[in-house]
Molecule: RNase P RNA; transfer RNA
Organism: Actinomycetota bacterium
This record gives sequence, structure tokens and C1' cells, in this order.
RNA sequence: GUAGCCGGCCGGGCGAUCGCGGCUUCGGCUGAGGAAAGUCCGGGCUCCACAGGGCAGGGUGCUGGGUAACUCCCAGGCCGGGCGACCGGCGGAAAGUGCCACAGAAAACAAACCGCCGAGUGCGUGGAAUCGCAUGCGACCGGGCACUCGGUAAGGGUGAAAAGGUGCGGUAAGAGCGCACCGCAUCCCAGGUGACUGGGAUGGCACGGCAAACCCCACCCGGAGCAAGACCAAGCAGGGAAGGAGCUGCCCGCUCCAUCUUCCCGGGUAGGUCGCAAGAGGCCGUUGGUAACAACGGUCCCAGAUGGAUGAUCGCCCCUUCGGUUCCGAAGGGAACCGGAGGACAGAACCCGGCUUACAGGCCGGCUACACAA
RNA sequence: UGCGGGGUCGUCUAACGGCAGGACGCCUGGCUCUGGACCAGGAAGUUGGGGUUCGAAUCCCUGCCCCGCAGCCA
Repeated sequence: GUAGCCGGCCGGGCGAUCGCGGCUUCGGCUGAGGAAAGUCCGGGCUCCACAGGGCAGGGUGCUGGGUAACUCCCAGGCCGGGCGACCGGCGGAAAGUGCCACAGAAAACAAACCGCCGAGUGCGUGGAAUCGCAUGCGACCGGGCACUCGGUAAGGGUGAAAAGGUGCGGUAAGAGCGCACCGCAUCCCAGGUGACUGGGAUGGCACGGCAAACCCCACCCGGAGCAAGACCAAGCAGGGAAGGAGCUGCCCGCUCCAUCUUCCCGGGUAGGUCGCAAGAGGCCGUUGGUAACAACGGUCCCAGAUGGAUGAUCGCCCCUUCGGUUCCGAAGGGAACCGGAGGACAGAACCCGGCUUACAGGCCGGCUACACAA
Repeated sequence: UGCGGGGUCGUCUAACGGCAGGACGCCUGGCUCUGGACCAGGAAGUUGGGGUUCGAAUCCCUGCCCCGCAGCCA
């Protein structure tokens, strides 16, 4: 320099005028985000038995740790991809059931279409030598074709996938049939908390794929949600049905009511206060830890609407882009000035931790490969 | 704001994980003097992206769109 791989951050700035929400000592102060989003997970909080038992159901899934908790994060392991930085994946298919279309002989208790090999029968055909005779026929020998019986699983073909792989030996042809290496299985030893790794011995190979199919194993999960829930105010008109209700289903248990609760129809109202802003909080430092994170100390207070505030205009500056003029340069192009256009995604609603998705433009750090120079 | 349900030709609706079919509508041709009806033929679809699988409308993840429900008093 070129091409890349990771991680982190910013998300226009300043001023003036007008406008809006909240607080107010009436001077003023303060007012969106990294995702406030999707509502996909997990928790806090509230109510329902302070929440019970069993079944069903749901979730997670290599190992160890972190955390309030998680489908999150950190570290490690194995496998796959990449020259590499790095990226992606993850229980069990040897408990059982099921599925594997088409093609193909065969799709899971293996099987045998072509092929290869052996034997038999039939039909052609060739023959140096040998035998028999009646000199071209038979015996005999070799090869071919067809059929039958058997062997085989190397090769071909089908498929996403074909029953260990490669090589040598072996055989009628072949084959773990035998051997070597690799893979696999069982056992042992060593290291590691563990996933796993390294080594050795034995076995000739049994065990195809799919669990984001049912399922098995291990662990976790009670339900509902701030329109939860508590209080106040306004207004109206009651009626019907029933062993019912207690927040997914079934059984048990417990509790509450039985003339008041629940349900249905009808009526009234669509108002206020709390919950609700100090929190698993932000920032800085020290210590422990590889890290995620934790502990301690200091410091700061940081939106609270309820048809829902956080905006608009102007000026200067910044960034991007387009056009023009001048200058520089051999050229690609660069610099200055002037003018125009543009500056994303989006937007709190009980609160946090994550994940995912959207995002104009820009900044910083670390690393890899190649080329060149010293 | 919270919770629940659902997306297949233009419309309605089928499809054990194995060639996406049917009806109406649309287009072309035929029949007819013309139109309709009828006959023959045709086009047109799984909400986007990614994954699992040999194979996805179907299973999983993640977006987009549509629909429904709700409070209080007595």
C1' cells in the first nucleotide's frame, strides 16, 4: 500500500425568539433513545391459600462459572469452514415407535439387475499333436452363444443416503477371508472440577439418516397482569339462572359464601388520588477474578404525560453531495471561494436485565494475509 | 398500553413433510346476426428473510400486515 477479520463509541454543535409538559421558595430549573421499537425471553412489584400435592402441559440442552433470573454473558472442549485474523454448530438414533417420496435389484432381520466365477445341458465353431477307422467324422482339447443350478458382493448403474476406508496378500471369482495403517467398539492407565485429551491392550466390525417426528434422560416452570392493585367521588333500576367461585385443563386438598358471592341480561359512569420515578441506578477509583462479574469507598439525582409534553423559525459553524470560478499538477486529481440540496432509524407510558430487528454519516483501537522498501 | 387469534391465485376454500388442487372471476378461441348461456384452452398463488431435512405451504427462528378482547359503580 491492497484485501480483509474483530471490538468499542458518536448519532450534528452554539445562540436568539415563539410554543408545550412537569416541579417551584414564582426568581427560575428541568424535559426521549441506542434502540424509547418488536413484545421474543427472564426478573422485580401487585393480587389470587404468602401459593399446596399428583397427572397433563411448556421450556432449556457440550462443560465449568457469572447473575435476582434467563433462550443472556464469560471462559473452556469437540466438530465443521477459512491461507489466516476469525466465524458457525452442539444431550441421547446401542430403550422403543415411526418416516425415508421418485429412481433403484435392494432403503435397514439386507438384497442380487447388469457384471465376475464354477458346474451341467443344448447349439454353432476352430484345432498343432495323440487314438479309432470307412480321410472327414467321432473321441479329445480350446474358445463362443443361450438356458438352468450355485458362488460372489470387488466393479457398473440408481439415489440425498447402499451395510467400515485405502493398500497388499489371498481366491475359481470374490469378500475383514488374512495382514498393515486409519476409523469404530470394549476395557485399562495417566492428566483435567468437567466437557474432553494422551497412551496401551483386546475385538474383525456389530451400530445408515431424521429427535426444529413422537419419545427418553437431566434440570427448570403455580396463574394473571399497572386496564395488576388500593382509596375517594358522581350517577342509576332492577331482573333471571345455577352448588358455584377462588385466574389455562383433569383429580385431590384448603378457603369463601349461601340469600349473598360468581355468571347472564339490563342500568349508571367513563372523573380524581396513590401505585409512579432513589433504582438488581449512573459515573470515578481501589481490591479479588483469565473474564463475565463481585466487594468496598467516593460522588451525582437524571422525563413522568393520561388523547398523551419534549417542537418550530432564524443566524453562525460542522459533515456529505452537486454545480460554477480561480489556482496547482504530465495525468488521475487536489486546494480555496461562491451558490444549491441534504443530515438517518425512530420516539418514553409500572420499572429493570437481555435478545432480536431498523439505522444517513462518521470516529477510535486491536489483529491477519499478500506485495514492496530498509 | 396489555393480552389473544390469523395470513394459500383478484375473491372464497382444499392439500400425512413428497408434482400446490377446486369453485367464482379474468384472458383467448369456438358456437350465434349480436350478447348471455354453453364448449375447448390458458394465465395467475403459499406474507418477506434465514435455518432444520435428501426434500418445507406444513417444523424452528426473526421481521411485516390484518382482526378481536379489556376499566369502574351498583